[in-house]
RNA sequence: AGAGUUUGAUCCUGGCUCAGGAUGAACGCUGGCGGCGUGCCUAAUACAUGCAAGUCGAACGCACUGAUUAAUCAGUGAGUGGCGAACGGGUGAGUAAUACAUAAGUAACCUGGCCUUGUGAGGGGGAUAACUGCUGGAAACGGCAGCUAAGACCGCAUAGGCAGAGGGGUCGCAUGACCUCACUGUUAAAUAUCCCACGGGAUAGCAGAAGGAUGGACUUAUGGCGCAUUAGCUAGUUGGUGAGGUAGAGGCUCACCAAGGCGACGAUGCGUAGCCGACCUGAGAGGGUGGACGGCCACACUGGGACUGAGACACGGCCCAGACUCCUACGGGAGGCAGCAGUAGGGAAUUUUCGGCAAUGGGCGAAAGCCUGACCGAGCAACGCCGCGUGAGGGAGGAAGUACUUCGGUAUGUAAACCUCUGUUAUAAAGGAAGAACGGCAUAUGUAGGGAAUGACAUAUGAGUGACGGUACUUUAUGAGGAAGCCACGGCUAACUACGUGCCAGCAGCCGCGGUAAUACGUAGGUGGCAAGCGUUGUCCGGAAUUACGGGGUGUAAAGGGAGCGUAGGCGGGAAUGCAAGUUGAAUGUUUAAACUAUCGGCUCAACUGAUAAUCGCGUUCAAAACUGCAUUUCUUGAGUGGAGUAGAGGCAGGCGGAAUUCCUAGUGUAGCGGUGAAAUGCGUAGAUAUUAGGAGGAACACCAGUGGCGAAGGCGGCCUACUGGGCUGUAACUGACGCUGAGGCUCGAAAGCGUGGGUAGCAAACAGGAUUAGAUACCCUGGUAGUCCACGCCGUAAACGAUGAUUACUAGGUGUGGGGGGACUGACCCCUUCCGUGCCGGAGUUAACACAAUAAGUAAUCCACCUGGGGAGUACGGCCGCAAGGCUGAAACUCAAAGGAAUUGACGGGGGCCCGCACAAGCAGUGGAUUAUGUGGAUUAAUUCGAAGCAACGCGAAGAACCUUACCAGGCCUUGACAUCUCCUGAGUAGCCUAGAGAUAGGUGAUGCCCUUCGGGGCAGGAAGACAGGUGGUGCAUGGUUGUCGUCAGCUCGUGUCGUGAGAUGUUGGGUUAAGUCCCGCAACGAGCGCAACCCUUACGGAUAGUUGCUACGCAAGAGCACUCUAUCAGGACUGCCGUUGACAAAACGGAGGAAGGUGGGGAUGACGUCAAAUCAUCAUGCCCCUUAUGGCCUGGGCUACACACGUAAUACAAUGGCGUUUAACAGAGGGAAGCAAGACCGCGAGGUGGAGCGAAUCCUCAAAAGGCGUCUCAGUUCAGAUUGCAGGCUGCAACCCGCCUGCAUGAAGUCGGAAUUGCUAGUAAUCGCGGAUCAGCAUGCCGCGGUGAAUACGUUCUCGGGCCUUGUACACACCGCCCGUCACACCAUGGAAG
Repeated sequence: AGAGUUUGAUCCUGGCUCAGGAUGAACGCUGGCGGCGUGCCUAAUACAUGCAAGUCGAACGCACUGAUUAAUCAGUGAGUGGCGAACGGGUGAGUAAUACAUAAGUAACCUGGCCUUGUGAGGGGGAUAACUGCUGGAAACGGCAGCUAAGACCGCAUAGGCAGAGGGGUCGCAUGACCUCACUGUUAAAUAUCCCACGGGAUAGCAGAAGGAUGGACUUAUGGCGCAUUAGCUAGUUGGUGAGGUAGAGGCUCACCAAGGCGACGAUGCGUAGCCGACCUGAGAGGGUGGACGGCCACACUGGGACUGAGACACGGCCCAGACUCCUACGGGAGGCAGCAGUAGGGAAUUUUCGGCAAUGGGCGAAAGCCUGACCGAGCAACGCCGCGUGAGGGAGGAAGUACUUCGGUAUGUAAACCUCUGUUAUAAAGGAAGAACGGCAUAUGUAGGGAAUGACAUAUGAGUGACGGUACUUUAUGAGGAAGCCACGGCUAACUACGUGCCAGCAGCCGCGGUAAUACGUAGGUGGCAAGCGUUGUCCGGAAUUACGGGGUGUAAAGGGAGCGUAGGCGGGAAUGCAAGUUGAAUGUUUAAACUAUCGGCUCAACUGAUAAUCGCGUUCAAAACUGCAUUUCUUGAGUGGAGUAGAGGCAGGCGGAAUUCCUAGUGUAGCGGUGAAAUGCGUAGAUAUUAGGAGGAACACCAGUGGCGAAGGCGGCCUACUGGGCUGUAACUGACGCUGAGGCUCGAAAGCGUGGGUAGCAAACAGGAUUAGAUACCCUGGUAGUCCACGCCGUAAACGAUGAUUACUAGGUGUGGGGGGACUGACCCCUUCCGUGCCGGAGUUAACACAAUAAGUAAUCCACCUGGGGAGUACGGCCGCAAGGCUGAAACUCAAAGGAAUUGACGGGGGCCCGCACAAGCAGUGGAUUAUGUGGAUUAAUUCGAAGCAACGCGAAGAACCUUACCAGGCCUUGACAUCUCCUGAGUAGCCUAGAGAUAGGUGAUGCCCUUCGGGGCAGGAAGACAGGUGGUGCAUGGUUGUCGUCAGCUCGUGUCGUGAGAUGUUGGGUUAAGUCCCGCAACGAGCGCAACCCUUACGGAUAGUUGCUACGCAAGAGCACUCUAUCAGGACUGCCGUUGACAAAACGGAGGAAGGUGGGGAUGACGUCAAAUCAUCAUGCCCCUUAUGGCCUGGGCUACACACGUAAUACAAUGGCGUUUAACAGAGGGAAGCAAGACCGCGAGGUGGAGCGAAUCCUCAAAAGGCGUCUCAGUUCAGAUUGCAGGCUGCAACCCGCCUGCAUGAAGUCGGAAUUGCUAGUAAUCGCGGAUCAGCAUGCCGCGGUGAAUACGUUCUCGGGCCUUGUACACACCGCCCGUCACACCAUGGAAG
């Protein structure tokens, strides 16, 4: 000192939470010792028992006991009497001031005992308790009679004091105080003990007076809680006079008189609370607290009262009342732990019914001494603080165990063991304190007086006094022996792995973890932290500048009152003089002690404790006079007045005007009008709408009109008149600070609304009807009432907004506009300047940013108002206002971790702009209807294996399921296994054949008699045991790899620089252009990368070279040749290169020339950053999990081919642009071929068969059809179409039943161009025609290729879909398939009502 948390990210605002310290604590786990402290915070609840206040015989009488006994002595007991019991100890209920703290005052007071000074103590008297007797009562407690003493009590004398009314003197801040003189009145006393020896002395007392000290009493000022949803309170109340009362002033009490007193600077009321020194926290200022210790106060079962006394209205006194408890003979009595222990109860929670008066202190006493739960000590409790220990050194085979592991190792870890030591502590034993000084006693000496003794005082010596306690401490012995836990380990926050669990169990201070690989749950290992403790919980401060005095804000985050006038209050211009309240300085008093801080000491250290020093506040005195204040004088610039001008929808009242709407009357006129997106309701033949003329009435004032004007705001708009408010300019005659702000208060205050009475043309809530719609209590239409208008009264609120309070001063400019003034000019305009208002742009500055910027949100000053997380809520209750509606004031419980502002990047929009694409449009051919094929869904099944799912699954994986494939099902079998590696043994076994079986397999027979070798061994086969194999089992959401898609769309980024607090921006935007982020220009950018393009293949042209298997101008063959065709290779060619026009002198576009080809010539390959947790664990690879006589392996058969149905993709058609026949007549390209392609020939109607030339291929084989010619059919379910079915065959194959293909004959279904909807295609394309290949024994309408024939159309970009760029809005960011509001239903919780 900060950190976490709102967002995709950012900055800000703002709350919540954490890290720190503290505690009279409690709880959980654990626990060795010592020192010093602390210990009912709750029930001021009730209390059993014991103790906590007595003492004095040197005041007094009596009784009794003991000893000597002759008087007497010692003691005990109750009583009279004295002192004490008002201290000490406890508690905090009450108390917001009769309290406390601080500082004063008492000239308005008291004070026992103590100290000092001085005086006195004379002389008398009458009782009474105890006791005795009688007697009442259960008891407590009495009653009557009698005896007796005092330092008990009462007169008298004297002294002084006090009081009264006077005289004199001194002094003071007023009342007055002090001294003194005489008079009047009133008022004292007490003895006891000892010495001496009769003179007296000592000690303790007694009385009066004066003073001191101590303790108290009263008064004043200042200070310290909450609520204004408590605003008025007060009758002894406020004051006076007089009296009473008191120690004393005083309405303290009373009589009379007056009507005061307190209060927004918070009275009164209510709530809460003992106050302070101090304690905790904090850098401090502050905030919180008042336990222990110290001071004060209050209280003592509750309430009241007085008595005694120096002192009480009295904790362990009295009286009365009350509640409670106890005793009782029922008549009556007793009691008060908030003293120390202790008990019950309450509670999360708080100790022993201990020892001692040895010390300190207190009471009494002459003293010894007695008393003392004050106190000193001990006990209990880790409750706190402090200290110590649980060992130290060495010790690596880095042991074992445990955990992890990539299986190699790593960690625990020098840790242990082991060796060498030490002895704090512990245990045992021995010694053993300080705290003790006194008083008193004994002895000795001395001092003072006139001083012998007692006595007093002083000194010295001696004996003696300890609860704690045989404790602290010291020594010796034994012996590492008896002594470590708790919490945490995702981030904040130091510390990580494994297993278990699987949104379960659980964790959590905040954010948040957990849904099968959890560093966040539980356990273990390890690690971190603290340590006799550690965590948790509660509370307080801090962090929180999150109540901001120091030290915050209010345009948009919470927050400026709707506006003005103005009261109190706050603040206030220039000069001079005085005062000294504030202010500053000096001195001084006080500030109890303790504490804190600093320094130095004492306990071995520390905690603890001692000494010294320092600080704040308040008071008093003195000084200063700058500033504030106060008083006086003065000034004019602030403010105001006068006089001169001036603009204006400023206000109010009255009058007048025209346009328009509607209505009425009359005329013309006829069938519609009106209204809408389209309609309908409505109006109209009883004459509307339209049009003409006249009239009525109400409301509002077009154009002018303007970010123009006026007003405090709300607001104000035709014209004229009357009355009236304010502003501005200029002048400088007057006043002389008269000013600013403004809590309360008063006034004004849009619209709607309310009351009373008018008025009502238009418009128009409510309402009615018509539409729209799923509905439509809406939007649209037709009507229509309050209202809108006027007068008077109320309401008092608005996004009453500039979301920006008022006033004053200062701080760059530019440009408009409204109203004045001045200058210049002969004058007008223009121009320059100035004041007031109203706008825009903009610099500094400010701001979180947006923005504001002389009309500030800048820099300063003054005053007012308001804010303090979101919701609950501007709600409830209370109060005030209102006729009501409602307004003003204005919470809490509960709940969330956010809510919010500005800006950024995306995404999205039934926002905008630009552009592209067979995207639409224009066309051609289709799909959707039929039949068949094929895939999918569904349903079925023993199984119908699995995957793919919008585009981007569905003739997809599968380039080919009869067995195999095959993963599925049924049945039969195997268990180290069908396959791999390792170890051991053996050298056999196998092929073939036979038998059984569905086969796997089993049994038998069995040719041969293993192979290589470097002689170590290896290969092969069989057998054995276990490590292991195996898995198309799961997870594509754990993965690699591969692929699809947006999309061959033109985009995606980076470096440096610059801008921004930042996310980010710029570059990449803009103007053009392009197929293109293609290129050019401009530009705070300059460059670069991945994409585009090009480079590659193919095709189109010619050239060169080379030519066999190709070709042929040689008649054929052979041979020859390479011009042509073709093949192969190489270079060329096309680049907007040339011309013109346009464009910006660019890029480029258009047109043209040339050219085989023209503007990327056509096609292909090539797929940026990324998106979809897209697809695939069943191609393969792979983590983890799972199975292991099975989820592995083998075999036979079946299934993947099933079938009411639905969808996708195709094939064939529905026919005449056609079918059939014939012409057996033409014309390709690209491929394939050895378990192969197969010619010619022959057989068969045909599929095919026989046979086999040739060819491992420019050589041989396989090789077109549609088109074209001719004929026929003539619009029909046909000479169309060919499904289905029957029969007969062919081929492949171990095998065509489930379940192949083909042929011939026969059969001849649906279908006559296809609803909504929808697909492909822009040229050698669509359409149409055939051919080939992969897979493959066989099986294609599929897929991949090939060529033949060969069109139509594109105006264009409004619309649909998809995409790109710019911009805009956003409360979205899982990003519109988003977010989000309300009702209802169900469940639970709480509350209200009703029934019971």